[in-house]
Predicted 3D model of a 104-nucleotide RNA (Guanidine-I riboswitch aptamer) from Rummeliibacillus suwonensis.
Lineage of the source: Bacteria > Bacillati > Bacillota > Caryophanaceae > Rummeliibacillus.
C1' cells in the first nucleotide's frame, strides 16, 4: 500500500513488575531540618505496561424502514475450557507467539 469484518480505535479495570517519582534503610554532609551516594518491589502508592475468552464509548459492518440525492432512524454485532515453553520492554504480567498446541 492492497486485500481483509468472531472488524478497528480509544478510555478504564483485574493483573504486572521496577526505568522515573515517591517512601524506607545505611553512610557522609549540613545545623534546626535542606543535600549527595548506595540499597530495597515478600515497599501501600504515582508515571508506565495491560486482557480474544473483562467493562464502557465511538466508528465501521449486516438487515429492515423512511426519504429522494444523498442521508436519517431502528435492530443486531452471537459463542468462547485452554497448558507448558518462548519473546519484547528497565522488568514482568491475563501483553505478544495465541480464538495457538490441546480438550469437549
Nucleotide at each position: 500500500u492492497a486485500a481483509c469484518a468472531a472488524g478497528c480505535u480509544u478510555u478504564c479495570u483485574a493483573g504486572g513488575g521496577u526505568u522515573c517519582c515517591g517512601u524506607u534503610u545505611a553512610a557522609a554532609g549540613a545545623u534546626c531540618a535542606u543535600u549527595u551516594u548506595a540499597a530495597a518491589g515478600a515497599c501501600u502508592g504515582g508515571u508506565c505496561c495491560a486482557a480474544g475468552a473483562g467493562a464502557g464509548a465511538g466508528c465501521g459492518u449486516a438487515c429492515a424502514g423512511u426519504a429522494u440525492c444523498u442521508a436519517c432512524u431502528g435492530u443486531a454485532u452471537a459463542c468462547a475450557c485452554g497448558g507448558a515453553g518462548g519473546g519484547a520492554u528497565a522488568a514482568a504480567a491475563g501483553c505478544c507467539c495465541g480464538g495457538g498446541a490441546g480438550a469437549a